Predicted 3D model of a 479-nucleotide part of an RNA (small-subunit ribosomal RNA, 3' major domain) from an uncultured bacterium. Model confidence (mean pLDDT): 83 of 100.
Context: one part of a larger RNA
RNA sequence: CGACGGGGGCCCGCACAAGCGGUGGAGCAUGUGGUUCAAUUCGACGCAACGCGAAGAACCUUACCUGGGUUGGAACCCUCCAGAAGUCCGCAGAGAUGUGGAUGUGCCCGCAAGGGAAUUGGAUGUCCAGGUGCUGCAUGGCUGUCGUCAGCUCAUGUCGUGAGAUGUUGGGUUAAGUCCCGCAACGGGCGCAACCCUUGUCGUUAGUUGCCAGCGGUUCGGCCGGGCACUCUAACGAGACUGCCGGUGUUAAACCGGAGGAAGGUGGGGAUGACGUCAAGUCCUCAUGGCCCUUAUGCCCAGGGCUACACACGUGCUACAAUGACCGGUACAAAGGGUUGCUAACCCGCGAGGGUACGCUAAUCCCAAAAAACCGGCCUCAGUUCAGAUUGAAGUCUGCAACUCGACUUCAUGAAGUUGGAAUCGCUAGUAAUCCCUGAUCAGCAGGCAGGGGUGAAUACGUUCCCGGGCCUUGUACA
Numbered sequence: 001c002g003a004c005g006g007g008g009g010c011c012c013g014c015a016c017a018a019g020c021g022g023u024g025g026a027g028c029a030u031g032u033g034g035u036u037c038a039a040u041u042c043g044a045c046g047c048a049a050c051g052c053g054a055a056g057a058a059c060c061u062u063a064c065c066u067g068g069g070u071u072g073g074a075a076c077c078c079u080c081c082a083g084a085a086g087u088c089c090g091c092a093g094a095g096a097u098g099u100g101g102a103u104g105u106g107c108c109c110g111c112a113a114g115g116g117a118a119u120u121g122g123a124u125g126u127c128c129a130g131g132u133g134c135u136g137c138a139u140g141g142c143u144g145u146c147g148u149c150a151g152c153u154c155a156u157g158u159c160g161u162g163a164g165a166u167g168u169u170g171g172g173u174u175a176a177g178u179c180c181c182g183c184a185a186c187g188g189g190c191g192c193a194a195c196c197c198u199u200g201u202c203g204u205u206a207g208u209u210g211c212c213a214g215c216g217g218u219u220c221g222g223c224c225g226g227g228c229a230c231u232c233u234a235a236c237g238a239g240a241c242u243g244c245c246g247g248u249g250u251u252a253a254a255c256c257g258g259a260g261g262a263a264g265g266u267g268g269g270g271a272u273g274a275c276g277u278c279a280a281g282u283c284c285u286c287a288u289g290g291c292c293c294u295u296a297u298g299c300c301c302a303g304g305g306c307u308a309c310a311c312a313c314g315u316g317c318u319a320c321a322a323u324g325a326c327c328g329g330u331a332c333a334a335a336g337g338g339u340u341g342c343u344a345a346c347c348c349g350c351g352a353g354g355g356u357a358c359g360c361u362a363a364u365c366c367c368a369a370a371a372a373a374c375c376g377g378c379c380u381c382a383g384u385u386c387a388g389a390u391u392g393a394a395g396u397c398u399g400c401a402a403c404u405c406g407a408c409u410u411c412a413u414g415a416a417g418u419u420g421g422a423a424u425c426g427c428u429a430g431u432a433a434u435c436c437c438u439g440a441u442c443a444g445c446a447g448g449c450a451g452g453g454g455u456g457a458a459u460a461c462g463u464u465c466c467c468g469g470g471c472c473u474u475g476u477a478c479a
Stems, first nucleotide, its partner, number of pairs: 002478001003476003007473007015463002019427005026318008034309002042053002064304007073128001078125001079123004086103007107116003130293002133291003139287002141282003144278001146276001151190004156185001157166003170181003196270004201238007210228003215225003241264001244258005320420001324379001326377005336367003341360002346355003386417001391412007433455007
């Protein structure tokens, strides 16, 4: 100087408390451990591994296993040979592959023979390729974490023999090393804040594909004429700065209250992550040193596996019901996606879906039904008209192909489950809770993920205690 303390002081955070809803019990989904297996590829392991890499394992992916093949190789360059390329059809084989046949000639030079360019196939080799093989404790890059915590430092000066200190401590204040005052310090940098995006108010510009106040028409649909007021769209501006008033305060910074205002003291949300810590994670994104393999640890293929199952844990979904289930009817979104695509209407089917086909390269058409909600009916506390696992049967769709191993539909079946021990998690407002919708990946497959809107609470006395953190100080046999 640090680190640590079941030392002290001050302060903060859904840290506790006050509340609301969960997890832990059940069934299922998913990840992991373990076990099993020919293989169940690999990585990730307290917080910060475990719906994580994986925004989608039937083949492919795929790295694993079994078997079948292959050896200059899937690629580039050099040399040689052949035929342009290409298209089609056989045979053997699980396929990779092997083998045979048919067709077919373009461009440039040239009468032709032939040559050349481009391209394809084959051969020869060497310098080589290839490796998801090892080392993340050799590395780059990227990322997590403390933590959006308020800190981390430098130059000069001063003090100290020196390590170092001072500045950065102190008195106030703040979300903040934010600002003010003081001071052997005076200044600077990286962080904080602001500048960026979005949302909340208003104005200007603009009016189609959007809108419809008034006028006319109407098949009653903004449908048509018409209009751009309004909504909206999307560009530019305005607006909030403790600016104004009162009080407190040191005449300061600031705090409390008020006015005006759509909004008030950082308005809400996001992006943004200082010096560093954890030899944190990643050699399987990529790049890369070293080591290793080179008729194999490379490459191709078929099938299997990653989907196993006594069990244990994490994360979720669905429930255990009446604030509910079921049936019928009636509303109200936002944000997205769509031409190898989204598909209206109509017809068929109980349905998944099928048939036909309009429109749309989209403020135009479609996906598209929003659901909870509201109105009416029914059930009456029961393992039930709750719950839906499991299983049987029949089907639909995607796809060469749904046996291992897809999703969905219909009928039947109807398990556990009556609110969950110790323990433990999230959340402070348009939040929690609850309800649907969309998208990425994607042929198909979403209970996961990323977004969108609808309905919409309770509680916070307070900082004694638990956890984490900041500043000052103190002790130390620790560095």
Its Rfam family is "Bacterial small subunit ribosomal RNA".
The RNAcentral record of the full RNA draws on ENA and SILVA.